[in-house]
RNA sequence: GACAAAGGCAAACUCGCCGAAAGGCGGGGACGCAAAGCCAACGAGGCUACAGCCGGCGAAGGCCGGCCAUGCUGGUCGGGUUGCCGAA
Numbered sequence: 001g002a003c004a005a006a007g008g009c010a011a012a013c014u015c016g017c018c019g020a021a022a023g024g025c026g027g028g029g030a031c032g033c034a035a036a037g038c039c040a041a042c043g044a045g046g047c048u049a050c051a052g053c054c055g056g057c058g059a060a061g062g063c064c065g066g067c068c069a070u071g072c073u074g075g076u077c078g079g080g081u082u083g084c085c086g087a088a
Base pairs, nucleotide, nucleotide: 001085008033009032013028014027015026016025017024018023031075037081038080039079042078043077044076045073046072047071052067053066054065055064056063057062
C1' cells in the first nucleotide's frame, strides 16, 4: 500500500462439543480484513460473574439485587513480534 500477481484468514448465521456465563474448539458459510498471523505475565477499553463479599425477602431450602477477574475479547485500540508482493 497498487483497479497488480500468487495466495491467506473468516463475521453474522448454522450444526456438534466444552464452559456458570462471556466466550472457545471443530464442520458448513462469507461480512469483511495488508497482517482479521502470533502475544492477554506491556498499557487501555469492553464483556461475563461460577466462586467470594454485602444487602433484601423467606420458617427453611432457596430466590433477588449490588460489588468483584484470577475468566474472556488480538475481528476494540495502542504496543511487541513474525510474514507475501514490490507499482507509486

The prediction has a mean pLDDT of 88. A computed fold for an 88-nucleotide RNA from a soil metagenome, annotated as c-di-GMP-I riboswitch aptamer. Rfam family: c-di-GMP-I riboswitch aptamer. Rfam describes the family as follows. GEMM was predicted in a large-scale screen for bacterial structured RNA regulatory elements. The sequence is in RNAcentral, with records from MGnify.